[in-house]
RNA sequence: GCCAGGAUAGCUCAGUUGGCAGAGCGGCGCACUCGUAACGCGCAGGUCAUGGGUUCGAUCCCCAUUCCUGGCUCCA
Numbered sequence: 001g002c003c004a005g006g007a008u009a010g011c012u013c014a015g016u017u018g019g020c021a022g023a024g025c026g027g028c029g030c031a032c033u034c035g036u037a038a039c040g041c042g043c044a045g046g047u048c049a050u051g052g053g054u055u056c057g058a059u060c061c062c063c064a065u066u067c068c069u070g071g072c073u074c075c076a
Stems, first nucleotide, its partner, number of pairs: 001072007010025004019056001027043004049065005
């Protein structure tokens, strides 16, 4: 330099042939208990990497950029 994959909650990751953004763990509260943990119930937490485009509508499609991972290459 080229190619492929990835970036979504604090962490690990789903997601949809375009139409309400989710799970587990973690956090907080309640209940339970003599008390703690576990179990149970509930709550909060998101610019879906960034910027444009298409569209009535984009996390999803297109383009560019940034970062991460893997592979290939020395022909000039």